[in-house]
RNA sequence: UAUUGUCAAGGGCAAAUCCAUCGAAAGAUGGAGGCGCAAAGUCACGGGCCUAAAGCUUUUUGUCUAUGCCAAGGUAGCCGGACUGCCACC
Numbered sequence: 001u002a003u004u005g006u007c008a009a010g011g012g013c014a015a016a017u018c019c020a021u022c023g024a025a026a027g028a029u030g031g032a033g034g035c036g037c038a039a040a041g042u043c044a045c046g047g048g049c050c051u052a053a054a055g056c057u058u059u060u061u062g063u064c065u066a067u068g069c070c071a072a073g074g075u076a077g078c079c080g081g082a083c084u085g086c087c088a089c090c
Stems, first nucleotide, its partner, number of pairs: 004088002012037002017032006035077001041083003045080003048075003055069002058066001
């Protein structure tokens, strides 16, 4: 340096659920919690998935409501990709 994660050490992160806040929602953040994780560190670039406020569409004289479509909203703990990184054996 590359590969790998069988062992050890120091440790790290934190699912569901509950509470608070933000948000139209999906979801996010903080606290408790701990299912799991060797990149469960960072980035929405490709695919997937979730949501549908605004917008468009249908209806209506018109408005409200309602139907359908749509990401510019999310998800990195769905997969691929990019970048970076601790320890250790061979």
Model confidence (mean pLDDT): 85 of 100. Predicted 3D model of a 90-nucleotide RNA (c-di-GMP-I riboswitch aptamer) from a Bacillota bacterium. Of the family's consensus pairs, 95% are formed in the model. It was read from a public genome assembly, where an Rfam model found it. The source organism's lineage runs through Bacteria, Bacillati and Bacillota.